The prediction has a mean pLDDT of 77. This is a predicted structure of a 97-nucleotide RNA (Glycine riboswitch aptamer) from Sedimenticola sp. Rfam family: Glycine riboswitch aptamer. Rfam's curators write: This family represents the bacterial glycine riboswitch. Rfam links the family to the GO term glycine biosynthetic process. The model forms 85% of the base pairs in the Rfam consensus. The organism belongs to Sedimenticola, within Bacteria.
């Protein structure tokens, strides 16, 4: 330099579950904070299998080793619109590996 690729940034699309009782508080609104009780999983986090790693001569079995989910678990987070939101589609090229 020139390409690929990820992640970043931008624009779209994006589920689920109470517009729950009490209290306070105020700018009295479908605000905001607490606590209480019911729920969700697609923000993040945690957890597992098989299979590798170790040790042993092997096998068999060990092992507080290492690795995944959209699985599980709800700690976090969320249960009206708004916001967020895995993801998956698209852009630039002045961003990063």
């Nucleotide at each position: 330099c020139g390409g690929a690729u990820c992640g970043a940034c931008u624009c779209u699309g994006g589920a689920g579950a109470g517009c729950g009782g009490c209290c306070g508080u105020c700018u009295u609104g479908c605000g905001c904070g607490g606590c209480c009780c019911a729920c969700c999983g697609a923000c993040g986090g945690g957890g597992c299998a098989g299979g590798g790693g170790c040790a042993g001569g092997a096998a068999g079995g060990g092992u507080u080793c290492c690795c995944a989910a959209a699985c599980u678990c709800u700690c976090a987070g969320g249960u009206u619109u708004c916001c967020g939101g895995a993801c998956a589609g698209a852009g630039g090229g002045g961003c990063g590996g």